[in-house]
């Protein structure tokens, strides 16, 4: 280089054109308990950048960016 795939919270996935992006776990607080753990209940946090499309993009299209497999090239 050239092909394909995927990039969403601190980490592992959903949601694939429509209202205010969810779980689970981690984080933090608070119940409980001599302390803890293990339960319970509050909370904190995210669509890779950049243009298109449309009335509306996480989700479609394009360009870069990153990462994962394959292939090729190289001594």
């Nucleotide at each position: 280089g050239c092909g394909a795939g995927c990039g969403u919270a601190g980490c592992a996935c959903a949601a694939u054109g429509g209202a205010u992006a969810g779980u689970g776990u981690a984080g933090u607080g608070g119940c409980c308990u001599c302390c803890g753990a293990a339960g319970c209940c509050a909370u904190u946090g995210a669509u890779c950048u950049g243009g298109g499309u449309u009335c509306g993009a996480u989700u479609c299209c394009c360009a870069g960016c990153g990462c994962u497999c394959g292939c090729a090239c190289c001594a």
The RNA shown here (transfer RNA) has 75 nucleotides and comes from an uncultured Opitutia bacterium. The coordinates come from a structure-prediction model, not an experiment, and the mean pLDDT is 81. Its Rfam family is "tRNA". Gene Ontology term of the family: triplet codon-amino acid adaptor activity. Rfam classes the family as a transfer RNA.